Record summary: RNAcentral holds the sequence, with entries from ENA. A computed fold for a 366-nucleotide RNA from a Candidatus Zixiibacteriota bacterium, annotated as Bacterial RNase P class A. The model forms 95% of the base pairs in the Rfam consensus. A source record names the gene rnpB.
RNA sequence: UAAGUAGGAGGAACAGUCGCGCUUUAAUUCUUUGGAUUUAAAGUGAGGAAAGUCCGAGCUCCACAGAAUCGGAACGCCCGGUAACUCCGGGGCGGAGUGAUCCGACGGAUUAGUGCCGCAGAAACAAUACCGCCCGUUUCGGCGGGUAAGGGUGAAAACGUAGUGUAAGAGACUACGCGUAUCGGUAGUAAUACCGGUGCGGGGUAAACCCCGUUCGGAGCAAGGCCAAAUAGGGGAAGAAGGGUUGAUUCGCCCUGCUUGAUUCCCGGGUAGGCCGCUAAAGCUUACGGGUAACCGUAAGCGAAGAUAAAUGACUGUUAAUCCGUUUCGGCGGAUACAGAACUCGGCUUAUUUCCUGCUUACUCA
Numbered sequence: 001u002a003a004g005u006a007g008g009a010g011g012a013a014c015a016g017u018c019g020c021g022c023u024u025u026a027a028u029u030c031u032u033u034g035g036a037u038u039u040a041a042a043g044u045g046a047g048g049a050a051a052g053u054c055c056g057a058g059c060u061c062c063a064c065a066g067a068a069u070c071g072g073a074a075c076g077c078c079c080g081g082u083a084a085c086u087c088c089g090g091g092g093c094g095g096a097g098u099g100a101u102c103c104g105a106c107g108g109a110u111u112a113g114u115g116c117c118g119c120a121g122a123a124a125c126a127a128u129a130c131c132g133c134c135c136g137u138u139u140c141g142g143c144g145g146g147u148a149a150g151g152g153u154g155a156a157a158a159c160g161u162a163g164u165g166u167a168a169g170a171g172a173c174u175a176c177g178c179g180u181a182u183c184g185g186u187a188g189u190a191a192u193a194c195c196g197g198u199g200c201g202g203g204g205u206a207a208a209c210c211c212c213g214u215u216c217g218g219a220g221c222a223a224g225g226c227c228a229a230a231u232a233g234g235g236g237a238a239g240a241a242g243g244g245u246u247g248a249u250u251c252g253c254c255c256u257g258c259u260u261g262a263u264u265c266c267c268g269g270g271u272a273g274g275c276c277g278c279u280a281a282a283g284c285u286u287a288c289g290g291g292u293a294a295c296c297g298u299a300a301g302c303g304a305a306g307a308u309a310a311a312u313g314a315c316u317g318u319u320a321a322u323c324c325g326u327u328u329c330g331g332c333g334g335a336u337a338c339a340g341a342a343c344u345c346g347g348c349u350u351a352u353u354u355c356c357u358g359c360u361u362a363c364u365c366a
Base pairs, nucleotide, nucleotide: 001362002361003360004359005358006357007356008355009354010353012319013318014317015316016315017314018313020045021044022043023042024041025040026039027038029036030035047338051349052348054347055346056345057344058343059220060219061218062217066251067250068249069248070247072216073215074214075213076212077091078090079089080088081087092106093104094103095102096101107211108210113209114208115205116204117203130151131150132147133146134145135144136143137142159177160176161175162174163173164172178201179200180199181198182197183196184195185194186193187192224276225275226274227273234267235266236265237264238263241256242255243254244253283302284301285300286299287298288297289296290295321336322335323334324333325332326331
């Protein structure tokens, strides 16, 4: 200097003029005494992702209140963190990369069973002999037997190398290896690693069905609650049992009703207005301590949008950063991303701009 990789910070600042929403204070007017209108002052007002709606919760409701079975869904190595999670941290194993680093849908494949591996190839679940090699025979076209070391096909073809042996071969045998199951020892909380013994020796796929283990009520702020107003105390059908959220069934418990009729279905009509929920949060900042870290503890301080068809804006000037063009090197001109709260929070994913730091590789110089 270039390329890469991991992490962090910001998302311009100040002043003026005008225009909006909320809170507090003061005054004025009205008042059904709840409050409303107007004026002034002070304070304050959209993010790092507010996006996606993918996970998990807080919160609300299902009158009290369960149990069992089935179904469905999610997760899946070990140990920690957290309110919880499919999230985060650390480790193990496997893979990619020269490396810094990154990725993993990571329990089980004869150890319960079923399925799939097209085409090619002799043959793809243990099946097989196309070429070849060896032996015998021959009318010289071929036929019979043996073989799986060599070749071919393929992603994958009787574990690998060397030797003995054989008619030719072959784990047939031997030596050394490889894989796998299990037992023992050492280290580790564990996953697991290493060493040794014994047995076996053809794979892959569960991100195929499935098996095993763990977990799971449901619905969601358009949840839910209060006030006010209006309507047609409307009409019809079924009806003795019905209901108890929101997967199904059973048991149990409870509530309502039993023809003066609960409940269910169909047609038609009215209302859809206001207030609450609605912002003090598992919150943020700083310091110290513990921990490899995620994070935890203690202390102090801060705590500042709550709109409701939807406010948080517009203009002017100066300055800052980056980029582009130009320059008489004093400067001048232009442009500046992704994008907007709607109950709140913890994550993940996606979009995009500038700066800073650590590390890796290559080249060059000293």
Its mean pLDDT, the model's own confidence on a scale to 100, is 76.